This is a predicted structure of a 75-nucleotide RNA (transfer RNA) from a Candidatus Levyibacteriota bacterium.
It matches the Rfam family "tRNA". By type it is a transfer RNA.
Model confidence (mean pLDDT): 81 of 100.
The organism belongs to Candidatus Levyibacteriota, within Bacteria.

This record gives sequence, C1' cells and structure tokens, in this order.
RNA sequence: GGAACCGUAGCUCAAUGGUAGAGCAGGUGUCUUAUACACACCUGGUUGCAGGUUCGAGUCCUGCCGGUUCCACCA
Repeated sequence: GGAACCGUAGCUCAAUGGUAGAGCAGGUGUCUUAUACACACCUGGUUGCAGGUUCGAGUCCUGCCGGUUCCACCA
C1' cells in the first nucleotide's frame, strides 16, 4: 500500500428500512435477626465520526477514525 470482517447500554451480544432490546452488572423493594440466595420493579444509548438516499436509516451508499485477520512491498 491492497482486501475482508467488526464498531449498538459499564461488559457480552441481538434488532426484515418502520417504537433501539436481552443477559450480566448497578439501584430500590419483598424475604431474613442480619448477609447471601431467590423474587418483583427501576435506571442506564448522540447505534465510532461526518455527509448522502428515503416519508422513515443501527440497517442502504460515500468519506474518515479505530480494531482484528490475510496478501504485497521495502530495509
């Protein structure tokens, strides 16, 4: 330098172009003498950044940034 894949909640990951979700973690409550377990409820998001297409974009298109892998080149 070229190619492919990936980037969504604190973490691991979903989401057919049509309300952004689950588990874990965190908070509160019930239970218990108390803690833990269990159960119930709740909080948490500029979907990497900037544009474009569209009535509507996490999803499609372009550029950029970052990560992983492969290939090539130089010394």